Predicted 3D model of a 549-nucleotide part of an RNA (large-subunit ribosomal RNA, domain I) from a Sedimentisphaerales bacterium. The RNAcentral record of the full RNA draws on ENA. Its mean pLDDT, the model's own confidence on a scale to 100, is 81. NCBI's taxonomy places the organism under Bacteria, Pseudomonadati, Planctomycetota, Phycisphaerae, Sedimentisphaerales.
Context: one part of a larger RNA
RNA sequence: AGCUUACGGUGGAUGCCUUGGCGUCAAAUGCCGAUGAAGGACGUGGGACACUGCGAUAAGCCCCGGGGAGCUGUGUACAAGCGCCGAUCCGGGGAUCUCCGAAUAGGGAAACCGACCGUUGCGAACCAACGGUAUCUCCCAGUUGAAUCUAUAGAUUGGGAGAAGGGAACCUGGGGAACUGAAACAUCUAAGUACCCAGAGGAAAAGAAAGUAUUCCCCUAGUAGUGGCGAGCGAAAGGGGAACAGCCCAAACCGAUCUGGCUUGCCGGAUCGGGGUUGUAGGGCCUGGCACAUAGAAGUUACAAAUCGCUCUGUUAACAGAAUGGUGUGGGACAGCCAACCAAAGAGGGUAACAGUCCCGUAUGUAAAAGCGGAGCGACUUCUGCCGGGUACCUGAGUACCACUGGGCACGCUAAUCCAGUGGGAAGCUGGGGAGUCCACUCUCCAAGGCUAAAUACAUUUGACGACCGAUAGUGUACAAGUACCGCGAGGGAAAGGUGAAAAGCACCCCGAUAAGGGGAGUGAAAUAGAUCCUGAAACCGUAAGCUU
Numbered sequence: 001a002g003c004u005u006a007c008g009g010u011g012g013a014u015g016c017c018u019u020g021g022c023g024u025c026a027a028a029u030g031c032c033g034a035u036g037a038a039g040g041a042c043g044u045g046g047g048a049c050a051c052u053g054c055g056a057u058a059a060g061c062c063c064c065g066g067g068g069a070g071c072u073g074u075g076u077a078c079a080a081g082c083g084c085c086g087a088u089c090c091g092g093g094g095a096u097c098u099c100c101g102a103a104u105a106g107g108g109a110a111a112c113c114g115a116c117c118g119u120u121g122c123g124a125a126c127c128a129a130c131g132g133u134a135u136c137u138c139c140c141a142g143u144u145g146a147a148u149c150u151a152u153a154g155a156u157u158g159g160g161a162g163a164a165g166g167g168a169a170c171c172u173g174g175g176g177a178a179c180u181g182a183a184a185c186a187u188c189u190a191a192g193u194a195c196c197c198a199g200a201g202g203a204a205a206a207g208a209a210a211g212u213a214u215u216c217c218c219c220u221a222g223u224a225g226u227g228g229c230g231a232g233c234g235a236a237a238g239g240g241g242a243a244c245a246g247c248c249c250a251a252a253c254c255g256a257u258c259u260g261g262c263u264u265g266c267c268g269g270a271u272c273g274g275g276g277u278u279g280u281a282g283g284g285c286c287u288g289g290c291a292c293a294u295a296g297a298a299g300u301u302a303c304a305a306a307u308c309g310c311u312c313u314g315u316u317a318a319c320a321g322a323a324u325g326g327u328g329u330g331g332g333a334c335a336g337c338c339a340a341c342c343a344a345a346g347a348g349g350g351u352a353a354c355a356g357u358c359c360c361g362u363a364u365g366u367a368a369a370a371g372c373g374g375a376g377c378g379a380c381u382u383c384u385g386c387c388g389g390g391u392a393c394c395u396g397a398g399u400a401c402c403a404c405u406g407g408g409c410a411c412g413c414u415a416a417u418c419c420a421g422u423g424g425g426a427a428g429c430u431g432g433g434g435a436g437u438c439c440a441c442u443c444u445c446c447a448a449g450g451c452u453a454a455a456u457a458c459a460u461u462u463g464a465c466g467a468c469c470g471a472u473a474g475u476g477u478a479c480a481a482g483u484a485c486c487g488c489g490a491g492g493g494a495a496a497g498g499u500g501a502a503a504a505g506c507a508c509c510c511c512g513a514u515a516a517g518g519g520g521a522g523u524g525a526a527a528u529a530g531a532u533c534c535u536g537a538a539a540c541c542g543u544a545a546g547c548u549u
Base pairs, nucleotide, nucleotide: 001548002547003546004545005544006543007542008541009540015534016498017497020469021468022466023465024464025463026462027461028460029459030458031166032165039100040099041098042055043054044053046078049075050074051073061094062093063092064091065090066089070082071081072080106113107112115133116132117131118130119129120128121127135163136162137161138160139159140158141157142156143155144154170201171199172198173197174196175195181188185228215242216241217240218239219238225233226232246451247450248449249396253274254273255272256271257270258269259268260267261266262265279429281395282394283393284391285390286389287388288387289386290385295384296383297382298381299380307379308378309377310376311375312374313373314372315371316370318366319365320364324339325338326337327336340357341356342346348360349359350358401424402423403422404421405420406419407418411436431446432445433444434443435442485492486491505533508520509519510518511517
């Protein structure tokens, strides 16, 4: 020096565990904000570092309800107190709610600094407290006021209403890549994706036939097609399901009010009310017949719009809730053995090992002063017809359509249908659009105005579940985690769980420096469970013995 064995150190793998995550299903719920949000700063406790809560009334104040013996949130004890005259705690409602922040009197380097007006403080001044004073839009009222005489536009003041900002994902619209793939690359693809902007809501969007009511799912089908016919892209008809709901204007015509031109009885205009809403055309106007309200119908999500009462029901706290003993091993019984009982309850968790009968629960049943939601009934509110004949008044115009382009349709064009740009540009019911170039015939529908629940997407809460993870996994975060730390900043972003059943967390003695650390003693089932604490692998480092050189 090496090898082997034994015993250790170091280290933290493995096993076991779970406070935390992940997902699925079901139900319910879904916007907040000038009555100041979201998010923060600073405070707030007896002492108070972090978290949590709260706001100068500051781990809290008031009322109502539940509950019934302990409590003063957590890490975390101490001190001092509170509580059956019902606390702490749980639920509902209210009060307070500094400063910043849309931030809004003005300013500003957020959480700060100043001002004016009014009121109050014996109050002229100072000072203080409270309230008001931003901008924009619309409406009303006043004061003024051009070109231009009256007037109007405009300016300005006061009052009223609204907006502003935020929101993880979901949604609509306006813009809109590249890497990549095509084994290069340009049409193409990626992809109308990422990203930016605007906007809306609990959903959004779409939607009631100029032929699909809308939406979503499963097929049709990787089919028909499309495609440097490459890479790829990729329907529909039709079938089956989920959910179903239809309506309102404009116009013709009638009327009211105001008003313009003036040829003074005509032609208009504006606002409002009635009327009316469709394609086997419908409506208006004129006319004929029938019908009538002490009736009928409908309604709060569209189709007008509020509110109240009663009943039932759900939800936001809760309550009741069956049934076991012995023996014996053990530190401990929930194990074993013996003998019982309950069960609409043998789901699950805890308790010193594995508990239906110990605890919390579970099956089942019950419960709300107050708030919120749903259903029904009533109040209440709204509305009122049919059939003929005639007339030819109305039925959405720079629209449809055409040309040339572009976009979007699965469709890259001979390309219908849809949208947009430029240039042309109708008919108007004896009218017009479509049926994949186009023409004829046939069939079908009625554009150029608007609204519309549900089925759908996403999230949260509650409940249940998991051939989901088990601390290098599962969220980045099981721990004072979006923390520490890094970065000027946008931003990036960790590590870190486990004594024991119970702290019973080692009184006392000794060595040592009044240490650290250790040896006794004691606790404990165990201390090689002693806080760097369950188990404690390997690398690596030792001690002892044996062997080899």